[in-house]
Molecule: c-di-GMP-I riboswitch aptamer
Organism: Methylococcaceae bacterium
RNA sequence: GCGUGUCAAAGCUAAACCUGCCGUGAGGCAGGGACAGAAAACCACGGGUCUUAAAAGUAUUUUGAUUAAGACAGCCGGGUCAUCACC
Numbered sequence: 001g002c003g004u005g006u007c008a009a010a011g012c013u014a015a016a017c018c019u020g021c022c023g024u025g026a027g028g029c030a031g032g033g034a035c036a037g038a039a040a041a042c043c044a045c046g047g048g049u050c051u052u053a054a055a056a057g058u059a060u061u062u063u064g065a066u067u068a069a070g071a072c073a074g075c076c077g078g079g080u081c082a083u084c085a086c087c
Base pairs, nucleotide, nucleotide: 003086004085005084012037013036017032018031019030020029021028022027035074041080042079043078045077046076047075048072049071050070051069052068053067054066
């Protein structure tokens, strides 16, 4: 350095849910809490999902499509870096 995650150890992250704060919202942050994770670390690059707004349309509602601004890295792929053990 490549590969693998069967065993051991050290440490790491933290789903749902609850509380508080921020946000119109998707959601985020902090505390509690663990379903899980060997990248559940980072990057919205491709796809996807979701939110808001506009315009169009409609009697109204719903659905679909377009544009713009966003959210999700614990949806899939891609990129970057990395702990331990083994070969």